[in-house]
RNA sequence: GCUUUAGAUAGAGGCGCGGUUUUCAAGAGUAAUGUCGGCAAGGUAGGUCGCCGUCGAUGUGAAAGGGGAAAUCGCCGAAGCUCCGGAAGAUGGCCUGAUGUUUCGGAGCUGGGUCGGCAGAUAAGAUCUGACGGACUGUCACAAGCUUUUGUGGAGCGCUAUCGAUGGC
Numbered sequence: 001g002c003u004u005u006a007g008a009u010a011g012a013g014g015c016g017c018g019g020u021u022u023u024c025a026a027g028a029g030u031a032a033u034g035u036c037g038g039c040a041a042g043g044u045a046g047g048u049c050g051c052c053g054u055c056g057a058u059g060u061g062a063a064a065g066g067g068g069a070a071a072u073c074g075c076c077g078a079a080g081c082u083c084c085g086g087a088a089g090a091u092g093g094c095c096u097g098a099u100g101u102u103u104c105g106g107a108g109c110u111g112g113g114u115c116g117g118c119a120g121a122u123a124a125g126a127u128c129u130g131a132c133g134g135a136c137u138g139u140c141a142c143a144a145g146c147u148u149u150u151g152u153g154g155a156g157c158g159c160u161a162u163c164g165a166u167g168g169c
Base pairs, nucleotide, nucleotide: 001169002168003167007163008162009161010160011159014076016075017074018073019072020071021070022069023068024067032060033059034058035057036056037055038054039053042052043051044050045096046095047094048093049092079110080109081108082107083106084105085104086103087102088101090099091098111137112136114134115133116132118130119129120128121127139154140153141152142151143150144149
């Protein structure tokens, strides 16, 4: 000097990702509650304690969990989802169980959004998830073409730029 790759820093993808705030739909004319009228044994997961009358008409009339949009902030395994285990608190108290919320740890899957039907979650035709299929898009490898396009394949443990311990010549 050339080369290699553990690592470090920076960066790209685009209907890109997440948090917060505002707002909107849905939840729902439901729960709750005022008035009037009828009726007599039930309602609250099971047990027990406790609590509550119930049905109809009519007036008033929410909220949570789940979402859409905009603004803003933080970002590019961004982040999301599934499974397993632990903790906290919620569903009137206790016991048993169930459900869902938050959080911690572990394992796995997904390059990205989008469209389609199917299955599941959900109050839901909103939305989310899963495998499958379609076109699109970024990237790398290979092949063709031959100057910037086409085809096939791969996965973010990727790709690009700069630096680069160590090793090789």